[in-house]
RNA sequence: AUAUGAUUAGGCGAUGGAGCUCGCCUAAUUGCCUUAAAUGGGCUGAUAGCUCCUACAGGACA
Numbered sequence: 001a002u003a004u005g006a007u008u009a010g011g012c013g014a015u016g017g018a019g020c021u022c023g024c025c026u027a028a029u030u031g032c033c034u035u036a037a038a039u040g041g042g043c044u045g046a047u048a049g050c051u052c053c054u055a056c057a058g059g060a061c062a
Stems, first nucleotide, its partner, number of pairs: 010025004016053006031043004
């Protein structure tokens, strides 16, 4: 370094972290619109779902 087996698990769900729930995987997964295409242009969202924190955006108050 490679291969096999066993044990333990682990990982993923369009931008960060944690808990719970759900689904999926040796790959799950990598949003939408527009342009013939382009390293072109535009839009939403930090969740798969819920809650909390952080970042960003808007408004109000002190």